The RNA shown here (transfer RNA) has 71 nucleotides and comes from a Patescibacteria group bacterium. Its Rfam family is "tRNA". It is annotated as a transfer RNA. The sequence was found in a public genome assembly.
[in-house]
């Protein structure tokens, strides 16, 4: 340089056009003489931008950010 993935809570990671799960942290509450572990509940995210759509996490282009692979 060129081709392809891949970017979503702190961390993992589903979701493929209309509701953003789940584990795991974290915090309350119970439970316990206390702690742990368990149960329940609770908050917190879609890289930035610009199209196409009624409607974008998603589909399209450009950025920038890791990964791979050819030169």
């Nucleotide at each position: 340089g060129g081709g392809c993935c891949c970017g979503u809570c702190g961390u993992a990671g589903a979701g493929u056009g209309g509701c953003a799960a789940u584990a795991u942290a974290c915090u309350g509450c119970a439970u316990u003489c206390g702690c742990a572990u368990u149960g329940c509940a609770g908050g917190g995210a879609c890289g930035c931008g610009a199209g196409u759509u009624c409607g974008a996490u998603u589909c399209u282009c450009g950025c920038c950010g890791g990964g791979u692979c050819c030169a």